[in-house]
RNA sequence: AUGACAAAUGCGGGAGAUGCUAGCUUUGAGCUAGAGCCGAAGGGGUAAGUUAUAGAAUGUAGUGCCGUUCUAUAAUGAAACUCUCAGGCAAAAGGACCGCAUUUUGACA
Numbered sequence: 001a002u003g004a005c006a007a008a009u010g011c012g013g014g015a016g017a018u019g020c021u022a023g024c025u026u027u028g029a030g031c032u033a034g035a036g037c038c039g040a041a042g043g044g045g046u047a048a049g050u051u052a053u054a055g056a057a058u059g060u061a062g063u064g065c066c067g068u069u070c071u072a073u074a075a076u077g078a079a080a081c082u083c084u085c086a087g088g089c090a091a092a093a094g095g096a097c098c099g100c101a102u103u104u105u106g107a108c109a
Stems, first nucleotide, its partner, number of pairs: 006104008018035001020034005036089003042085001043083003049076011
């Protein structure tokens, strides 16, 4: 199932930040160098929790095992948070995310 979740394509919406300075110059918003900024392509980092190991305490008449609690170490662990690597700072392009339609898939949300 009159098709969940997910994916692809098309259409629409979609923020932020120097039209900075110097030189070159095709006099442009270009190229080179410098200083200043943005976070919503992408990428990195991260909480609680969970798992494993070790130690201690405790439950039992005793030992061991096991359970519970605490501590330490390691792994795992999200983002629109954060970093600013990449990308971006007139327009255009791009743009996380959202809506609609079509298609794929086939049961969860």
This is a predicted structure of a 109-nucleotide RNA (Glycine riboswitch aptamer) from Thermohalobacter berrensis. The coordinates come from a structure-prediction model, not an experiment, and the mean pLDDT is 82. The RNAcentral record of the sequence draws on Rfam.